The prediction has a mean pLDDT of 79. Guanidine-I riboswitch aptamer, 106 nucleotides, folded computationally. Of the family's consensus pairs, 100% are formed in the model. It matches the Rfam family "Guanidine-I riboswitch aptamer". From the family's description: This family represents a conserved RNA structure found upstream of the ykkC and yxkD genes in Bacillus subtilis and related genes in other bacteria.
RNA sequence: GCCAUUGUUCUCUAGGGUUCCGCAGCGAUCUAUUCCGCUGGUCUGGUCCGAGAGAGGACGCACGGCCAACAGGCUGUGUCCACGGAGGGAGAAAAGCCCGGGAGGA
Numbered sequence: 001g002c003c004a005u006u007g008u009u010c011u012c013u014a015g016g017g018u019u020c021c022g023c024a025g026c027g028a029u030c031u032a033u034u035c036c037g038c039u040g041g042u043c044u045g046g047u048c049c050g051a052g053a054g055a056g057g058a059c060g061c062a063c064g065g066c067c068a069a070c071a072g073g074c075u076g077u078g079u080c081c082a083c084g085g086a087g088g089g090a091g092a093a094a095a096g097c098c099c100g101g102g103a104g105g106a
Base pairs, nucleotide, nucleotide: 007059008058009057010056011055012054015049016048020046021045022043023040024039025038026037027036060079061078062077063076064075065074066073067072081101083104087099088098089097
């Protein structure tokens, strides 16, 4: 000084905000706790967003076994490691989302 690869997807979780629902407060109206409007996420929540470096599943891949007999089917094991800004982007908004296993560091 240079240095490749590390699959796809689904369901969740940590986390995230506030469109909608709920909750709380205020206002108007009112018999009224309904309905309407405003404010609040410094409201536990439901919907919602959600991980490369969190979990699980499926497919895929690698190696093996059995059946089959040339095309496949079933099945076992494995699928490791992983420090990380600032800034920008999106639906209402934010984030461990996306840029991004990026820049940089080791």